A computed fold for a 327-nucleotide part of an RNA from a metagenome, annotated as large-subunit ribosomal RNA, domain IV. The coordinates come from a structure-prediction model, not an experiment, and the mean pLDDT is 89. RNAcentral holds the full RNA, with entries from SILVA. It matches the Rfam family "Bacterial large subunit ribosomal RNA".
[in-house]
Context: one part of a larger RNA
Order: sequence, then structure tokens, then C1' cells
RNA sequence: CGCUGGUUAGGGAACUCUGCAAAUUGGCCCCGUAACUUCGGGAGAAGGGGUGCCAUCGCAAGAUGGUCUCAGCAAAGCGGCACUAGCGACUGUUUACUAAAAACACAGGUCUCUGCGAACUCGUAAGAGGAUGUAUAGAGACUGACGCCUGCCCGGUACCGGUAAGUUAAUAAAGAGGGUUAGUCUUCGGGCGAAGCCAGCAAUUGAAGCUCCGGUAAACGGCGGCCGUAACUAUGACGGUCCUAAGGUAGCGAAAUUCCUUGCCGGGUAAGUUCCGACCUGCAUGAAUGGCGUAACGACUGGUGCACUGUCUCAACCAGCGACCCG
Repeated sequence: CGCUGGUUAGGGAACUCUGCAAAUUGGCCCCGUAACUUCGGGAGAAGGGGUGCCAUCGCAAGAUGGUCUCAGCAAAGCGGCACUAGCGACUGUUUACUAAAAACACAGGUCUCUGCGAACUCGUAAGAGGAUGUAUAGAGACUGACGCCUGCCCGGUACCGGUAAGUUAAUAAAGAGGGUUAGUCUUCGGGCGAAGCCAGCAAUUGAAGCUCCGGUAAACGGCGGCCGUAACUAUGACGGUCCUAAGGUAGCGAAAUUCCUUGCCGGGUAAGUUCCGACCUGCAUGAAUGGCGUAACGACUGGUGCACUGUCUCAACCAGCGACCCG
């Protein structure tokens, strides 16, 4: 000097990113117990009191009396508590070896597919799972208890339905032209050229699809700008205009989202970039990519207080083990 323990005057979080760590609390019995609430909870809420041994009585719980210590759950073991916000309803699950969470799951909700040799999945196939199930079933996707709700847009993409017309493959194919040559004509150079065969062209025929016509947003997604206007000013219920498929409804809002920003106001502090309550100018909230609440729950995250303390002021000493010195 380090590690692991222990004790500490006065103060008591002044430490620090943060009360990290430590301390406090602690068992059992009695009294007592708030907001809120889904009436189950919250709750061991909080906060108090008691606690050994001996004698007598008693079934016991206990009562009465006595008695010792600094101290009676005398050791060990053995909750610190409260208030307030965020997120996730909850118990669960997870990165075996840096992340346990607000992530995953979840019961509940919705949509889509599937009539059974089901859809879907595995396999080249046979076959198997689904299921010895049958739409109150099975599969896929999203959301995520519960409460109140879930607005507008189908123009784009996707899916579903329709199909007169347009477009469109292989196929089928009228027809015309070309190559070849039996033949025929010839000025002997060559010309014409049936059938067959060959290589192409091709009117026409021709399904789905696409175009087209509708529907569907708890499908993927999207949800405006400028100008003017009220008897102070300010603001703009109101008007005009441009654009759009439609211009963001309820709710919430400087938020796990707010750049400017430590916004402004209020609260708490002597002092508060955090926190809580408001405001709304939402750079860039918003409704199952769910919106807003919510009792209970949480080794989750922020803020505050009480208790308590060597975290600190500010360090000291003790024990054990190392390091170090001597042998």
C1' cells in the first nucleotide's frame, strides 16, 4: 500500500452520473392502518406497544406475584419506509460467457384463408404432419388484461369480384410469293415452269393476364397552402382562392416524440438544464404500425422525503490475508 471484515467524536448525502456501497428495518403476539380500487386488493400499508427466568392459578390463551442483566426474538437466521411520474396490465420468457428490459410471450380483440383427399407445412415422389381433428375446428397476419374509444381517404400498391370492348402465346390456317425441276419454248446465251418436296411470310382462329369496370384500410399506406376579416389592440367564429384520393376527428401534447430550448407560467429548493402541474407556437403527436386512461404487479426508468449511516467533511484504529523488510 492492497484485499476481506470490524468499530468510530460532532455533523448526516455536504459524496456521487446515481445514497453506488454500507447502515437502518427485521422473528412472534397485541393495537392500529390512508389515498385509490377492477371491491379481490392496497396491507406486514404507515405508526405504536410487548417479548428473559422463577412461583402460583389455568385445558390453553393468559393472569398475579417475585427476580437478574447495559441489553431477554440478548447468538444465528430474520422486510427499511413513504410520496410522485414514465413504460409494460399481470405470473412468465430472453442475448449459455458484457444487455433481464420499456424487448418476447400472454389471456382478450380483429382481419384473411380453409367444406375435408381442407387450407397450410415437409418431401422429386410414394407418403407424412395438420388430425384419428371438421368452421365453437385448423392455418396465416396484426394488436395485446380491463375501461372509454378506434375519425376521413380506394387516387397509388396489394387483394377480391366482374368482363362488352382493346391487347395477347403455343396451336390451327385461307392465301400470295420464293427454292428445286418433269416438261416446254429458244435467237442456244437462256426464259417459262405443273405436281411433289423444302425454307420462310401470313389474313384469320386463339385462354389467363394486362388495359378496363367495381369493391376492400383492425390490407401496404396517406391525412394541405396562400390572402383577407369583429367598435383600442390582439385574435379570427367568418369569407375568398389554389391544389388534393382525402386534407388529422376524439384524445394526448416541450412528450421514451420539441430542433429553436434551460420555451413560458406555477409547484417543490436558500439556490432546480432533472422532476411534477399547466399552456399549445405538435421543427417532425394521433387512433389495433392502435389513441387516451387505469387498481394490482416490476431485481425496469426518472423526481422527492423520512429513517439510517465512514458515501462524504476527514480520516483514525483493530483483525485476518497478501505485498514489503529481516532470517